Source information: Small-subunit ribosomal RNA from a metagenome, 1539 nucleotides, folded computationally. The prediction has a mean pLDDT of 82.

[in-house]
RNA sequence: AGAGUUUGAUCCUGGCUCAGAUUGAACGCUGGCGGCACGCUUAACACAUGCAAGUCGUACGGCAACAGAGUUUAACUUCGGUUAAACUGCUGGCGAGUGGCGGACGGGUGAGUAAUGCAUAGGAAUCUGCCCUUGAGUAGGGGAUAGCUUAGGGAAGCUUGAGGUAAUACCGUAUAUAAAUCGAGAGAAAAAAGAUGCCGAACACGCAAGUGUGGUGUCGCUCGAGGAGGAGCCUAUGUUAGAUUAGCUUGUUGGUGGGGUAAAGGCCUACCAAGGCUACGAUCUAUAGCUGGUUUGAGAGGACAACCAGCCACACUGGGACUGAGACACGGCCCAGACUCCUACGGGAGGCAGCAGUGGGGAAUAUUGGACAAUGGGGGAAACCCUGAUCCAGCGAUGCCGCGUGUGUGAAGAAGGCCUAAGGGUUGUAAAGCACUUUUAGUAGCGAAGAAAAGUUUGGAGCUAAUAACUUCAACCUAUGACGUUAGCUACAGAAACAGCACCGGCUAACUCUGUGCCAGCAGCCGCGGUAAUACAGAGGGUGCAAGCGUUAAUCGGAAUGACUGGGCGUAAAGCGCGCGUAGGCGGUAGUAUAAGUUAGUUGUGAAAACUCAAAGCUCAACUUUGAGAUGUCAACUAAAACUGUAUUACUAGAGUAUAGUAGAGGAGAGUGGAAUUUCUGGUGUAGCGGUGAAAUGCGUAGAUAUCGGAAGGAAUAUUAGUGGCGAAGGCGACUCUCUGGGCUAUAUAUAGCUCAAUCCUUAGGGGUAGAGCUAUACUGACGCUGAGGUGCGAAGGCGUGGGGAGCAAACAGGAUUAGAUACCCUGGUAGUCCACGCAGUAAACGAUGAAUACUAGCUGUUUUGACGCUUGGCGUUGGAGUAGCGAAGCUAACGCGAUAAGUAUUCCGCCUGGGGAGUACGGCCGCAAGGCUAAAACUCAAAGGAAUUGACGGGGGCCCGCACAAGCGGUGGAGCAUGUGGUUUAAUUCGAUGCAACGCGAAGAACCUUACCUACUCUUGACAUCCAAAGAAUGUUGGAGAAAUUCAGCAGUGCCCGAAAGGGAGCUUUGAGACAGGUGCUGCAUGGCUGUCGUCAGCUCGUGUUGUGAAAUGUUGGGUUAAGUCCCGUAACGAGCGCAACCCUUGUACUUAGUUGCUAACAAGUAAUGUUGAGGACUCUAAGUAGACUGCCGGUGAUAAGCUGGAGGAAGGCGGGGACGACGUCAAGUCAUCAUGGCCUUUAUGAGUAGGGCUACACACGUGCUACAAUGGACAUCACAAUGGGAAGCGACGUCGCGAGGCUGAGCAAAUCCUUCAAAGGUGUUCUUAGUCCGGAUUGCAGUCUGCAACUCGACUGCAUGAAGUUGAAAUCGCUAGUAAUCGCGAAUCAGAAUGUCGCGGUGAAUACGUUCUCGGGCCUUGUACACACCGCCCGUCACACCAUGGAAGUGGAUUGUACCAGAAGUAAGUAUGCUAACCGAAAGGAAGCCGCUUCCCACGGUAUGUUUCAUGACUGGGGUGAAGUCGUAACAAGGUA
Repeated sequence: AGAGUUUGAUCCUGGCUCAGAUUGAACGCUGGCGGCACGCUUAACACAUGCAAGUCGUACGGCAACAGAGUUUAACUUCGGUUAAACUGCUGGCGAGUGGCGGACGGGUGAGUAAUGCAUAGGAAUCUGCCCUUGAGUAGGGGAUAGCUUAGGGAAGCUUGAGGUAAUACCGUAUAUAAAUCGAGAGAAAAAAGAUGCCGAACACGCAAGUGUGGUGUCGCUCGAGGAGGAGCCUAUGUUAGAUUAGCUUGUUGGUGGGGUAAAGGCCUACCAAGGCUACGAUCUAUAGCUGGUUUGAGAGGACAACCAGCCACACUGGGACUGAGACACGGCCCAGACUCCUACGGGAGGCAGCAGUGGGGAAUAUUGGACAAUGGGGGAAACCCUGAUCCAGCGAUGCCGCGUGUGUGAAGAAGGCCUAAGGGUUGUAAAGCACUUUUAGUAGCGAAGAAAAGUUUGGAGCUAAUAACUUCAACCUAUGACGUUAGCUACAGAAACAGCACCGGCUAACUCUGUGCCAGCAGCCGCGGUAAUACAGAGGGUGCAAGCGUUAAUCGGAAUGACUGGGCGUAAAGCGCGCGUAGGCGGUAGUAUAAGUUAGUUGUGAAAACUCAAAGCUCAACUUUGAGAUGUCAACUAAAACUGUAUUACUAGAGUAUAGUAGAGGAGAGUGGAAUUUCUGGUGUAGCGGUGAAAUGCGUAGAUAUCGGAAGGAAUAUUAGUGGCGAAGGCGACUCUCUGGGCUAUAUAUAGCUCAAUCCUUAGGGGUAGAGCUAUACUGACGCUGAGGUGCGAAGGCGUGGGGAGCAAACAGGAUUAGAUACCCUGGUAGUCCACGCAGUAAACGAUGAAUACUAGCUGUUUUGACGCUUGGCGUUGGAGUAGCGAAGCUAACGCGAUAAGUAUUCCGCCUGGGGAGUACGGCCGCAAGGCUAAAACUCAAAGGAAUUGACGGGGGCCCGCACAAGCGGUGGAGCAUGUGGUUUAAUUCGAUGCAACGCGAAGAACCUUACCUACUCUUGACAUCCAAAGAAUGUUGGAGAAAUUCAGCAGUGCCCGAAAGGGAGCUUUGAGACAGGUGCUGCAUGGCUGUCGUCAGCUCGUGUUGUGAAAUGUUGGGUUAAGUCCCGUAACGAGCGCAACCCUUGUACUUAGUUGCUAACAAGUAAUGUUGAGGACUCUAAGUAGACUGCCGGUGAUAAGCUGGAGGAAGGCGGGGACGACGUCAAGUCAUCAUGGCCUUUAUGAGUAGGGCUACACACGUGCUACAAUGGACAUCACAAUGGGAAGCGACGUCGCGAGGCUGAGCAAAUCCUUCAAAGGUGUUCUUAGUCCGGAUUGCAGUCUGCAACUCGACUGCAUGAAGUUGAAAUCGCUAGUAAUCGCGAAUCAGAAUGUCGCGGUGAAUACGUUCUCGGGCCUUGUACACACCGCCCGUCACACCAUGGAAGUGGAUUGUACCAGAAGUAAGUAUGCUAACCGAAAGGAAGCCGCUUCCCACGGUAUGUUUCAUGACUGGGGUGAAGUCGUAACAAGGUA
């Protein structure tokens, strides 16, 4: 730092997804050790049990338990004592109680809380126990009360009466300077407590011990002052989301008086005023403890708020106060509520969000452990006690860090596994083996640090009258460890005890085999799986990490995908339809002042921890410690004054006013005109008009249409008219008038006017010039730009009221079209269109481009208005304001924009953030309604989209070609038959081929064979191949059984090579065993090869260069031309390749050479006749080689080219005719049954053999043919003229027999020699005369011939007889452009036999082509596209079915909150005085004061009524989404067939 995914490919936009880091995690598999951390994120759900806050006897009365002592008694006795009981608080101590301090800390949790909170920085009107410093004091009295005793009640909790008692408990009195409080002042008003150690100088009491006074120390106590730390309060700033929450507030805002508090304050109360908050977001709703920090990130930011630390809030839920320095109190109290427990039913008890633990919830989170040794806290004078704070241990891979599971050597590259092309490769130096080491774990032993205070003793110092005590310092001694079998160290033995998890299609490191067969499954995204899966599952191998590894969840990142840093808005999402204008934001030039922003400095603060850096300590690290740094919209102070702000003074370049001109469909109102349509009326006139693709509806003989005159009425304003004008936009178009808005032009470097003027001219009046002077244009003085809300205008259509209504025309009606046609077309026709007034407020309201300002090359047109110049013109130059077309730089994804910016910048506003759902629902506002504005979510997809590219396609365009159409000729389709196919049938009718491009196709030939099919009978190493062993030569042959295959029994027979022989070898046969054979079984969608087709169409590409971000383009397009991408010219292209053409074969002409089997002109011979013979090469012919044709020549045309056209010559003329030859590719085209072949399947069968049957079936449908329907013919007779071929298991002459098919015989010929071989149509003649015929020949009967083992199923042919359909064929459709079609016969392959088929051969031999509009196919260019499987494409909506989420809904249930009212526990305060009362006062009565009670205010729970908000649910219902191949149509994409 990026990557994958939209497309055939490309660039962009844009979402989705991945790689990283992290976690209080969970789950799956696995698991050796240690260190350091962490461990209920859910139910603030409920809790059994234990513990978590006590302590002080140096405050008190005391003495229940324990120990000691003493006294008495009793027992025993070793006479020392021991034991027991009772008594004595005497001592150590101490249960319960009074009292003090502490239970407000520590510990937990995050429910509530959007501000009574928190963070940062400040502030003034406060309090503060214990602690520190300091001042003064601590006097003298009093009355109670618990415990206890006693008498009761109660199940219990607990409680009542009586009696007596203490205090550092309680209450007076005295004193109290100063300060503080109240008061104008005088003045008023307030304290205390002792405990304990020691001393023994002095005094008192006591016999004494001793006690008291006293002294002294310590600890307390009281009243003050100051401090530290803590707490309370106030202010500013910051602190989540929603405007589909816009208004909120009545103690509310302020004041005065009063009250209250520790303290300011509506904190409370009475009165007065009517304020206060809010678009810089009040109120309401939802969510949430805040922070230091944690995590991520380059940062800015984002997310989070575990552990640790600061603050806050809470303690079953709600309310309340008491005590206290501090609480409205987690382990306190009272009340209400819910829940749990106890109960004797009368009543009571409780609160783990302390530590453990239990249940429950949950994916999920630990021990009912040890110790106060350390640190800290409470109490105490202290010892000490308490402490689930804390320190430790246990459990958990939950995380971070460290270590280990060995090291070296070791190739026979072992075995095994896996793969294999069978050779080998890989696992792999890995293992084994050999040599070492011993961390960790194990066993045994040794063994730190955490411990120092405290205490005893001794010594010093302080205090003191004091050698005492106390305080403090030093030394010595003694004691204290939960962890702990600690850390660490040593020894011993032994490689010994220790590796898994995920992944391997791309992203993303890592590949093969087997199984499976759109199944099972995988998947983060793209996507894999339908028989060869690197994607599923297993295995081998590999990759990554490692005591962990994966998955899931979550956060940040990547994501510049909310853009401050750092995005956009013409077409991708996105500029409000357009103005005016409020708030706000921004704002010209020059001074002065100020110092809010800004800048600099200083100070304070920003807790610690964390983070960064530098060090240090644990063996390292994690971890810990020390020091430094860093951390801010912070505060205060000082300074500066450029910029911004503020105040002020000026200015005129922005803006505006005035003046003079000027163009215009700018607006409003009133009036006027002509053309046209229609209607009415009158005339002329007659049969149609109208309308369409064609028609019909409609109108018309009651007189239409047409035409002429007149009238009415409404609407719109031809030409002018123009990428012309005006307006903010919508929009505005006849003419005139009135009113009215806006724009533009002109005004100071200049120019003009006036005056003067040396000099000049003069008609003598004056005129002009260089130059000089004066005048004109003035005023305001930043008033500006933008503009959230707001407000106005706003096409068409629509609505309301009232008019109007000619034409047009939704709806509607009719006619057509159509499968249908609720459409397109036609005939009618109502709203509406028009006017007035009002509403509505939207449009592709578009330049799809917000407004303003400035700057940045040019060229051209046009509207309007100036200035100047001259040659005065349809002139030139130069300004302003518009409006258009090109275009540079620049910008842009591209298209394109380009001074009218989409360029370069500034200011302000609006808007966007994937597609669909949806501009929809709900809510609100507006509206008469229609509807508009505002505006979501669930769910669903991995795309949706923009621009451009290449193709393909179009019922788009242009050009061109082809028997493509047209023009012709002949057919098919109708009949009969042949043949193939489908279908049906069958035991089988074997298989394949299926639009063109299957169907007389594979098959150039199924009676058996073929044959693959069926039935039956047989064989199993096999019918066929190779290898091994044994035997035998091979071979020939006879008989029996059987349908045959087969089987049984015999006979004859011994070869070839080497060798003397024995023996061996080759080949063949038989037998045996197993490796294997075999398969026309499957897959042509696993393949090779071959073939068809587009198409003999003219195309298909490449290299280099160039253009483009790129796909790609260019070349190959363009102008001509051609059969042709054929050639020429042009040209950012230049060349090249495969195709075209040519080269090849054949045919047409000639020549040369050569003449046998061919030929015969001349010569000769001969015959009835014949090249028959001699002879000849002239001719024909044969077969080899040459020549010839190239637009070469001429005219015209063309561009002077290529070429075209006409002509000459020529056998042939523009490719002479025909053939072979088939570019890149397309159709998963055809073929596994020609052959070959991967994989799969089969192996006594899907192989092999035999016989018979079938492939030949037959209601029917289709294709291809043959024969016909007749006279251009049939029949008969007679006469001619070919060519290609074939021939030895062959062709077969002559002769002869037969009506014939053919038979017999067998000359000749391995062929230019012989045979096939009489060619037929044709010619000549006769007959038939238009008829189912003398046409036609099917069908059938009989009799035969030939082939062949064999013609029954199932051959061909012959003769006789029979004599069917058929009289030229509907829709539709095929072939053919010249030696062609048509017609006629001949030959061949296959083949025993069996062609109407196929392939060839020759004979006779036409017609027509205007032309390219149309049909089909093709080529090139261009255009549109939402297609790319490419129009047989894509795709829309209803309906039906299933599922999902959601809206409405009579309602129903819950939560929440407002208003009004009722009610009112506990409690504070106030009132009251029914009852009661120790301290004080009073002589007493009584008072003061207090308590219980009662009442009032406030108020929790609760209740009633009525609303708000929200959640859940709801018969039925609305649309939406997603689904397999459903139904109906075909709306969109091409002119998508009506743009």